Description:
Predicted 3D model of a 75-nucleotide RNA (transfer RNA) from an uncultured Poribacteria bacterium. Rfam family: tRNA. It is annotated as a transfer RNA. The coordinates come from a structure-prediction model, not an experiment, and the mean pLDDT is 81.
[in-house]
RNA sequence: UGGGCGGUCGCCAAGUGGUAAGGCACGGGUCUUUGGCACCCGCAUUCGUAGGUUCGAUCCCUACCCGCCCAGCCA
Repeated sequence: UGGGCGGUCGCCAAGUGGUAAGGCACGGGUCUUUGGCACCCGCAUUCGUAGGUUCGAUCCCUACCCGCCCAGCCA
């Protein structure tokens, strides 16, 4: 430098045009002498950044940033 894959909540992770599932963690509650367990409730106007397309974008397009893999170049 080129190619491929990836970046979604504190962590893991699904969703791939119709407006963000789930698990863990965390907060509140019930229960308990207390804690734990169990159960119930809550928890991303937001998907790496900036533009574009669209009635509508996490999803499509462009550029850039970051990570991993492969190849190449210089030394």